[in-house]
RNA sequence: GACGAACGCUGGCGGCGUGCUUAACACAUGCAAGUCGAACGGGAUCCAGAACUUCGGUUCUGGUGAGAGUGGCGAACGGGUGAGUAACACGUGAGUAACCUGCCCCCUUCAUUGGGAUAACGUCGAGAAAUCGGCGCUAAUACUGAAUAUUCUGGCUCUGCCGCAUGGCGGAGCUUGGAAAGGAUUCUGGUAGGGGGUGGACUCGCGGCCUAUCAGCUUGUUGGCGGGGUAACGGCCCACCAAGGCGACGACGGGUAGCCGGCCUGAGAGGGUGACCGGCCACACUGGGACUGAGACACGGCCCAGACUCCUACGGGAGGCAGCAGUGGGGAAUAUUGCACAAUGGGCGAAAGCCUGAUGCAGCGACGCCGCGUGAGGGAUGACGGCCUUCGGGUUGUAAACCUCUUUCAGUAGGGAAGAAGCUUUCGGGUGACGGUACCUGCAGAAGAAGCGCCGGCUAACUACGUGCCAGCAGCCGCGGUAAUACGUAGGGCGCAAGCGUUGUCCGGAAUUAUUGGGCGUAAAGAGCUCGUAGGCGGUUUGUCGCGUCUGCCGUGAAAUCCUCCGGCUUAACUGGAGGCGUGCGGUGGGUACGGACAGACUAGAGUGUGGUAGGGGAGACUGGAAUUCCUGGUGUAGCGGUGGAAUGCGCAGAUAUCAGGAGGAACACCGGUGGCGAAGGCGGGUCUCUGGGCCACUACUGACGCUGAGGAGCGAAAGCAUGGGGAGCGAACAGGAUUAGAUACCCUGGUAGUCCAUGCCGUAAACGGUGGGAACUAGGUGUGGGGUCCAUUCCACGGAUUCUGCGCCGAAGCUAACGCAUUAAGUUCCCCGCCUGGGGAGUACGGCCGCAAGGCUAAAACUCAAAGGAAUUGACGGGGGCCCGCACAAGCGGCGGAGCAUGCGGAUUAAUUCGAUGCAACGCGAAGAACCUUACCAAGGCUUGACAUAUAUUCGAAGCUAUUAGAGAUAGUAGUGCCUUAUGGGCGGAUAUACAGGUGGUGCAUGGUUGUCGUCAGCUCGUGUCGUGAGAUGUUGGGUUAAGUCCCGCAACGAGCGCAACCCCUGUUCUAUGUUGCCAGCACGUUAUGGUGGGGACUCAUAGGAGACUGCCGGGGUCAACUCGGAGGAAGGUGGGGAUGACGUCAAAUCAUCAUGCCCCUUAUGUCUUGGGCUUCACGCAUGCUACAAUGGCCGGUACAGAGGGCUGCGAUUCCGCAAGGAUGAGCGAAUCCCUUAAAGCCGGUCUCAGUUCGGAUUGAGGUCUGCAACUCGACCUCAUGAAGUCGGAGUCGCUAGUAAUCGCAGAUCAGCAACGCUGCGGUGAAUACGUUCUCGGGCCUUGUACACACCGCCCGUCACGUCAUGAAAGUCGGUAACACCCGAAGCGCACGGCCUAACCCUUUUGGGAGGGAGUGUUCGAAGGUGGGACUGGUGAUUGGGACG
Repeated sequence: GACGAACGCUGGCGGCGUGCUUAACACAUGCAAGUCGAACGGGAUCCAGAACUUCGGUUCUGGUGAGAGUGGCGAACGGGUGAGUAACACGUGAGUAACCUGCCCCCUUCAUUGGGAUAACGUCGAGAAAUCGGCGCUAAUACUGAAUAUUCUGGCUCUGCCGCAUGGCGGAGCUUGGAAAGGAUUCUGGUAGGGGGUGGACUCGCGGCCUAUCAGCUUGUUGGCGGGGUAACGGCCCACCAAGGCGACGACGGGUAGCCGGCCUGAGAGGGUGACCGGCCACACUGGGACUGAGACACGGCCCAGACUCCUACGGGAGGCAGCAGUGGGGAAUAUUGCACAAUGGGCGAAAGCCUGAUGCAGCGACGCCGCGUGAGGGAUGACGGCCUUCGGGUUGUAAACCUCUUUCAGUAGGGAAGAAGCUUUCGGGUGACGGUACCUGCAGAAGAAGCGCCGGCUAACUACGUGCCAGCAGCCGCGGUAAUACGUAGGGCGCAAGCGUUGUCCGGAAUUAUUGGGCGUAAAGAGCUCGUAGGCGGUUUGUCGCGUCUGCCGUGAAAUCCUCCGGCUUAACUGGAGGCGUGCGGUGGGUACGGACAGACUAGAGUGUGGUAGGGGAGACUGGAAUUCCUGGUGUAGCGGUGGAAUGCGCAGAUAUCAGGAGGAACACCGGUGGCGAAGGCGGGUCUCUGGGCCACUACUGACGCUGAGGAGCGAAAGCAUGGGGAGCGAACAGGAUUAGAUACCCUGGUAGUCCAUGCCGUAAACGGUGGGAACUAGGUGUGGGGUCCAUUCCACGGAUUCUGCGCCGAAGCUAACGCAUUAAGUUCCCCGCCUGGGGAGUACGGCCGCAAGGCUAAAACUCAAAGGAAUUGACGGGGGCCCGCACAAGCGGCGGAGCAUGCGGAUUAAUUCGAUGCAACGCGAAGAACCUUACCAAGGCUUGACAUAUAUUCGAAGCUAUUAGAGAUAGUAGUGCCUUAUGGGCGGAUAUACAGGUGGUGCAUGGUUGUCGUCAGCUCGUGUCGUGAGAUGUUGGGUUAAGUCCCGCAACGAGCGCAACCCCUGUUCUAUGUUGCCAGCACGUUAUGGUGGGGACUCAUAGGAGACUGCCGGGGUCAACUCGGAGGAAGGUGGGGAUGACGUCAAAUCAUCAUGCCCCUUAUGUCUUGGGCUUCACGCAUGCUACAAUGGCCGGUACAGAGGGCUGCGAUUCCGCAAGGAUGAGCGAAUCCCUUAAAGCCGGUCUCAGUUCGGAUUGAGGUCUGCAACUCGACCUCAUGAAGUCGGAGUCGCUAGUAAUCGCAGAUCAGCAACGCUGCGGUGAAUACGUUCUCGGGCCUUGUACACACCGCCCGUCACGUCAUGAAAGUCGGUAACACCCGAAGCGCACGGCCUAACCCUUUUGGGAGGGAGUGUUCGAAGGUGGGACUGGUGAUUGGGACG
């Protein structure tokens, strides 16, 4: 885009079309084929007249003329359907010299004379009916005898002309056979011929479906002779004879199907289709058959058989809608039991006319196409309402309202066609189903008339709410798990519009079956290789032909359709006319380049010859040495062998080792080489024989002999099979030993088939260059094998140039998706063959062929997925590679893991044990401090504009403080006290009402901010340029170097940014300035003593500012580099030490409970107040610490030296009391001044003496101190007493590289107090070790592989278990189809028949006979049916096999 459509929602009008695609299923009822009295006999009924009359009627005459019958024509047309049919059925073009043709037209001829019946009818009878029988009468254009007759028919003789084989058309003569019908008479019919026309029959060429998993088919088959039959040829049929005929150019079989003009689609070529309209065919309940006829083997005829239905008196009968309506059924689905013969056409008739479900019309259906309408113009305050909102507004939207107009269509009223010409006796009359329709006019009034689909991308059109992987959507991708432009609804928008969507089917896009117009190295795809049949294709040249081919003309290619032009309906759809198209077929004239055929010639292709030449080419025979093994003998002794390490195994019965001799089999070291040969498989010691092919040179010969190659044939590694040999080594299976969780493996010791030979099979491989064969053309360079020529050389050898032929590498153009290929093409062309068409199922099943078997060749479908795949890119990963780094390992020191306690977590418990954090990167974390508070949790008791904020209105009053009562308290009550003012009010508080407050409620996966981590790792990017189809690459890689993408050099790159480094702070040296509260060398005073005092600035120190370090200098190395190594000087040396500083990003990492915040949720509660409790529980597990287990120690006594902090609700000296915690007192200090403040380890002396202790301090008892409303749950500390575990810690694991580890104490934050052993800082004492980078972990750069990209915690294979689905096999079982054999054998045609019947004609003569006919009987053929064994095919089947999906 299309449709005979269907379904969903919706639906105003008209025109033109169209409407059982399914059950060729069954049909009630009505109608669809009759007509002619001008062929015939006859005549119901009715009318008129007359006569008679018993008044009932009868008879006669004239007219009318129904129904039935004889006869003629028609019924073979028209109408329906598409079951069958793969066929001369259809289309197209020819042929019939092999044919027929009623009615029609033209021409010619004739029509003489006889005869006998029969239906109707009458009568009798049978039957339920259908129907039938007997007897009797009668007519014809019915039937029939004779006569006559041609250019008729048959035969014979003679003869002319013609053709295309058989033959055809004529003429003459003789001979045979054959006609007729009349009818109302201006007409018409009949008969015999000829011609025309129409219609039909037969034959042939060509064309159009699928299947080879159908490869062979055929006996009337193929042909002949002779008959029969037909309108006619013919095996159409029959007898005989011969053995043919068809087939890979697809016979035979199976499946499907009416064919065509056309229709749909497409640029075309094609593809699909065959409704309506038209041509042909076939069929008429199913099967068979003939009759009649011009024509049928006959839709509305006959006979028979079968199935079905109906009637029946049970004896017997009737029927055929695939005609028009209609009914049932089937189905997703398809209409009225209408009107009329007015028109067109048909039948009959002389005609009028009759008949006509053909046809013309109407009805129903938006089923399709076409047309029209549902109003037009104005109208902003951009109204109301709706929706959204950033709350400003936006949008619906000029849309509405409102104003001014119009009236198509529908409605109503009036008028009102054409289609009509025929017909009839002139005149005249009269004919319309549609239809009171089309059309015209009047009237009224915007009045009666809009929906459907879609809005994530493709694809035009976006927001809100609801929902929350639910409900749902979906053509593909996909959407939905709490902010959905994708579901549902709404608003808005987009598209089409009386329709709009969906489904189904076809074509297109699809170059996705590729003729036009594709491919095959790696994506699917080159057969394992060669030979060769058919076929296809084929060198140069001459001539002939004219088959292909080109061109002119002729015939045909029906009409309709289509295209163009012109016309008719108001337009269009629709329709009329003219032209074109119809690409085809046939005929004829011409041309002959090319292809072809025939004839001739040539030599460039191909082949032969001659002379050379290389070679693991093939086959057979013979033969050689090295090595392994075995046997014999000698020497010799305890092991050998084997492995990562071992063991099994062999060996004192003498192995291994070694020497000599022998046996046997297999394979041929070195040479040996991207070297050679062969078609491929493949071929390797040597010699001989036989033999194939290649290459080079010469150019003698043949003269296109060529290339390819469907089928076919041969060869064809290894393994395997069969028979017979052989068997040294190796070695599937097997055995044993190891390894391992296991180890039916890898490793070891053995070892059978096999490997070897001969003969035969198998016929496959990653049979690979993953690249079929042949020919031609298209830059080179380089190497190597074989041959030739030339140059050079005195010669040989080497060398150089060139040419032919092989094998390689690198590369230009070109090609390719890229990788890559590139004269050995995957380039540019030609010829031939093979193969491919998404993945899986599956190279499988079934069938067939081959094979001894194993198996091979050929080769599907159901079902299922939305991918599978190629090449390349960036990452990530690797028990890949290279380089490098880090307390990463190693080297060390000290710990943890065992004990007790502390703290945190899990788990359990609980009314609650609030919440968060969960590998590293949660767990002494948020928490720098839970008795109440904190507090978020629980129980109980209260409040509801609220504990807190803002605002408005009304109203009341101060609020508050003190005392007191009830209560657990919140709270409530009572008493007292208690504001300003300009007197409107203000401030404060309460109450009421409304907005609102409040939430540590949810979502860290909606977020901001903040933080952790990789990682202080050295990386991460950009602009321009260049390369690539592109993703991307380059830069950033490479060579060095560094802590560093730090720097240098090189380079299609050149630059730049964020990171690194530096700049900042602390610290280490020094200088300058200043000098109190700090310092005190020198001077002076004073004290028991003390920088206490005067004074000083030297020193320490403090504060501030400078200097200093930069590979600067020297030497070695290095690319005259960067840099590195060593040295000097220096307080410090190569970033001096430490801190702050954290690139692009990763982990949906952490946090909604710091804070902020979207959305959701609660609102007399999830808010808020209060009391009490809980966060402090405890069988247990984990993490982080403290204290220890002791002598490098514990205890006692004495004694020395810091730094950094803090202090007014504070630090608190001194003195006194207490064993002590502490208490009393209260000097000094807002602090370089006073206080906290005695630092401890250390040092000196004493004691303890290796023990569960004078170690260790848990636990428990008693008594106290302090803080605080309050130490019960649940604080810290002190004293006395008690004195647990623990004797250095398994597997494993952590920290640390120097002022570090270890060890020792001090201070601070939080804080009333404290569970702090934590954290953050401070100083004191103060080590050991680093060979080195193999390994572990983490990281960086380069490279490589990848089937990974959620990125190895990836991906993914197979079994098993369960569920679903389709399918193969299967004992069987149930059907279908087409044949075959036999049986039975209807109707009917043909044939036969000594019996029976019989009007016409003949003979006889009345008795009959003959010819002919009929019945009957028999018989050939013969449908249906029956029996039988097979073939093909389908359904089903316990069980079973694999497959797909989950």